[in-house]
RNA sequence: ACUCAUAUAGUUCAAUGGUAAGAACGCAGCCUCAAUUUGGCUGAGCUUAUAGGUUCGAAUCCUAUUGUGAGUU
Numbered sequence: 001a002c003u004c005a006u007a008u009a010g011u012u013c014a015a016u017g018g019u020a021a022g023a024a025c026g027c028a029g030c031c032u033c034a035a036u037u038u039g040g041c042u043g044a045g046c047u048u049a050u051a052g053g054u055u056c057g058a059a060u061c062c063u064a065u066u067g068u069g070a071g072u073u
Base pairs, nucleotide, nucleotide: 001072002071003070004069005068006067007066010025011024012023013022018056027043028042029041030040031039049065050064051063052062053061
C1' cells in the first nucleotide's frame, strides 16, 4: 500500500428492514439466612463507533471516516 472481517449495557454476546434493542455474568435495593455465602423478587444501565444516503420505516442495506483484528505484497 491492498484485501477481508469486525464495532450493540461495565464484560461476554443475541436481535428476518416492522413499530417496547434483550440474555447471561456483574452492579444497586428489598426478602430469606448465623453469615458479606446460597436462593428469591425488583430496579438502574446501550438514542447500536462517527457522519451521510436509500426506505413509509434502518442496530440490520449502501458510502465515507475512525478504532481493532487477520491476510497479501
Molecule: transfer RNA
Organism: Chitinophagales bacterium